[in-house]
Predicted 3D model of an 81-nucleotide RNA (c-di-GMP-I riboswitch aptamer) from a Syntrophobacterales bacterium. Its Rfam family is "c-di-GMP-I riboswitch aptamer". Rfam's curators write: GEMM was predicted in a large-scale screen for bacterial structured RNA regulatory elements. The prediction has a mean pLDDT of 85.
RNA sequence: ACCAGAACAAGCCGAACCCAUCGUGAGGUGGGGGCGGAAAGCCGCGGGUCUCAGCUUGCCAGAGAUAGCCGGGUUGCCUGG
Numbered sequence: 001a002c003c004a005g006a007a008c009a010a011g012c013c014g015a016a017c018c019c020a021u022c023g024u025g026a027g028g029u030g031g032g033g034g035c036g037g038a039a040a041g042c043c044g045c046g047g048g049u050c051u052c053a054g055c056u057u058g059c060c061a062g063a064g065a066u067a068g069c070c071g072g073g074u075u076g077c078c079u080g081g
Stems, first nucleotide, its partner, number of pairs: 002081004012037002017032006035068001041074003045071003048066005054060001055058001
């Protein structure tokens, strides 16, 4: 460096739900909480899904959300090969 794994060891993240708050909304942020996760670290590049909005209502075009929907890119702990 590459591949595999979560047994070892250190840890890490944090579903639903609740409270507060931001947002038209999907949803975000902080706290509680813990379903789960070997990248559930990071990135909206491709697809999907969701939200908003346009008028020429279209096999149209736009803005946004989701990284814990999938793929991809990139960085990383331990062990084995």
Lineage of the source: Bacteria > Pseudomonadati > Thermodesulfobacteriota > Syntrophobacteria > Syntrophobacterales.